[in-house]
Formats: sequence, C1' cells, structure tokens
RNA sequence: UGGGCCGGCCAGACGGUCGCGUCGGAGGCACGCCCCGCAAGGGGAACGACUCUGCCGAGGAACGUCCGGGCUCCGCAGAGCAGGGCGGUGGGUAACACCCACCCGCAGAAAUGCGCGAGAACAGUGCAACAGAGAGCAGACCGCCUCCGACGCAAGUCGGCGGUAAGGGUGAAACGGUGGUGUAAGAGACCACCAGAAGCCCGAGUGAUCGGGCUUGCUAGGUAAACCUCGCCCGGAGCAAGGUCAGACAGACACCGUUGACGCUGCUCGCCGAGGUGUCGGGUAGACCGCUAGAGCGUGUCGGCAACGGCUCGCCGAGAGAGAUGGCCGUCGAAGGGAAGCAAUUCCUGGAACAGAACCCGGCGUAUCGGCCGACCCACUUG
Repeated sequence: UGGGCCGGCCAGACGGUCGCGUCGGAGGCACGCCCCGCAAGGGGAACGACUCUGCCGAGGAACGUCCGGGCUCCGCAGAGCAGGGCGGUGGGUAACACCCACCCGCAGAAAUGCGCGAGAACAGUGCAACAGAGAGCAGACCGCCUCCGACGCAAGUCGGCGGUAAGGGUGAAACGGUGGUGUAAGAGACCACCAGAAGCCCGAGUGAUCGGGCUUGCUAGGUAAACCUCGCCCGGAGCAAGGUCAGACAGACACCGUUGACGCUGCUCGCCGAGGUGUCGGGUAGACCGCUAGAGCGUGUCGGCAACGGCUCGCCGAGAGAGAUGGCCGUCGAAGGGAAGCAAUUCCUGGAACAGAACCCGGCGUAUCGGCCGACCCACUUG
C1' cells in the first nucleotide's frame, strides 16, 4: 500500500428567527368561588384562561413485542397431573433462549465464523419421494459357481434344484477399507495392517473433554426443531395492572349458590367463604396517584483471561389526551456526480439513512445514508 476479519464510537455542526410540550417564576383578572347586602352593587382570595420569561425535552435501534425480570392485583402463591420452555462444560447475572471463557464438530491458508451441540438413535414406537430385484437385523436383476437333465464329436448352449454379496447396475444412503489365506464360486469364514465402536485400566483437567494401554471380529445406516426418554426451570393476568377523590343513576328478569357458588387453576385434590354470572335498561366517560432516581449513567482504582463484580467521586437525562420534541434562513460541511489539468490540485453540482418514547429495566431479532477510531490475519514493497 492492497485485500480480509473483528470490535467500539458518531448519527450533520454553529448562528438567527418563528413555533410545540412538562415543570418553575412574574404579571393578570371574570358572567365562576368566598364575604357583606332585600336588591342594585361593593369587597376579597389568586385556582384557571391569557401574557412575558427560565431550565429541560427521543433512539441506536425509542421498532417487532420474540425471550427474561422488576412492579401491581388475583389468597398466603399450595400438592399432583396435564401443558410449555431450555439442553456440550464451567462461570457471569435479578433472571434469561442473553453474555464470557473453554470443549467438540464443520468451513477457511489465516485472523475468524457457524452449530437451536442432551440421548455414541444398543428402552420402545414411527417416518423416508424418485430410482432400484432389494431401504433395515435387507437383497439374487445382471454376473460368478457346484450338481442334475436335454442337445452337441467337442468347445459350449438351453433348462432346472441350489450356493454366492467379490464384480456390475440403481440410489442421498446397499450392512467397514486394502492385501492375502481359503473356496466349486465366495464371504471377518480366517489372518495382517488401517479406520471406527464397546468394555476395562492409567494419566491430565473443577468439568465438557483430551492423551495412552489392553481385550473383544463387535462393524451397529439416517431422523428426537417425530412421538418419546433423561435432567433443570415455569401459578395466572397485565399500567386499560392497581388505588384515591368527586359527580351521576333506576332498576327489571333469568340462572347458579352454605349439599360451598365465584375464585386460586386447564383437570383432580386441597384452600377460601357469600354472593356470583348473563340479558335488557339507566348513568358517567372527570381529576389525581401509580410515573419515572434507576439491577441508572460516567470517571478513577482494585479483583478477574473475560463476561462481570467491589470501592470511590461526580451527574440527573421526556413523562402526556393516542397526539409535544418542529419549520424556515445563513455559514460550514463527508461520500457521490461533472468539468479543467501530465499530476498535485482547482471549479461547479450535491446537501444525509432507518425511524420516533407512553410503567420501567436486561437481552435478542429486524431496518439503516455514511463517517471516524482501534486490534488482528494474509500478500507485496521500502528501510
């Protein structure tokens, strides 16, 4: 310098001007409120409208709502079954399907990436298109071979009872591979080596696992994001949860229920204990709390390979009705495009994606114009 690979950060900047929302400050005042009054009217408070003003005001994904938690209510959160989820090992965490490290397998020359990684599918059941004779403890279609019969002088040909998985052919896959012995022909039938498996032993490691040795001819197909089995985890509903205040109204009918309704909970047990459910009709559709200071963010330091944790210091960053967080102008401005030039460079154009909180966090997944920084790998060049 070029190519690759991984991680982190930013998400136009500054100024002017016009607006929007929460909260605070100042002003302000009524046909509403309070007091006096028979009334006309007078006085007061300062809540609201309104005006001015100050601080703050979206994201890395606020998104999808796919996981995991907090919080709230249901009963104090029970037992069993059913159902659901997860699945190498060790750690992190409030928890997880997330993260880190390691192991195994696969891809790559490497950095590195990928695996829904339990069951060596030896508990059982199931499933597999097409092709093929045969697809699971298989299979004689062609081929090879003994014997028998017929024909033939013979070589041999045809037919039949059988043997045979070495060769051919089909297939994604055909029951280890190579060589030999053996045989009528063959075959782990037997032997040597290789590959794998199972059992036992030794060593390393917390462990997954790895290394080594011995024995057994044992050679066992795939599929568990099919049922299933094993281990671990899971009560239900969700901020329209739930609570407080104010206001309005009118109940009627049917059914269930202390022989236990409703509820916890899909079922059974167990618990609770007085109302519950439905249809029609009537009323209201207001305010406040929950609500954002939190498993929070950042700096430094210590422990740890790391994820992360401890300590210290600092910071406060939206809270609504579903609805706010923006528009315009000026300057600068990256990539890209065009022109000039041998080149350096100059000029013109261009003017930023995906998308927007609504109870809150931790993740994952998906979308995204571009830019910056760093680590690592490979190739080439120069010193």